[in-house]
RNA sequence: ACGAACCUCUGGAGAGAUCCGUAUGGACACCGAAGGAGCAAAACUCUCAGGUAAAAGGACAGAGGAGAUAAA
Numbered sequence: 001a002c003g004a005a006c007c008u009c010u011g012g013a014g015a016g017a018u019c020c021g022u023a024u025g026g027a028c029a030c031c032g033a034a035g036g037a038g039c040a041a042a043a044c045u046c047u048c049a050g051g052u053a054a055a056a057g058g059a060c061a062g063a064g065g066a067g068a069u070a071a072a
Stems, first nucleotide, its partner, number of pairs: 006065006016028001018027003029052003035048001036046003
């Protein structure tokens, strides 16, 4: 000098409020932006997990905080 993990706020997609069943649950169809796996890597691919009204979650982006320590 750069500034990670992490914290707060804001924005944040896609796909059945399906059907069966007393309930736990099951069936079929579908999504890809937590994570995971494959590839040199990926926002690509897979769909194990997760998800398909709302809520919750959510890659990623912006602002603020924080400040590990590699290289030079």
Model confidence (mean pLDDT): 76 of 100. Glycine riboswitch aptamer from Absicoccus porci, 72 nucleotides, folded computationally. It matches the Rfam family "Glycine riboswitch aptamer". Its family is annotated with glycine biosynthetic process in the Gene Ontology. From the family's description: This family represents the bacterial glycine riboswitch.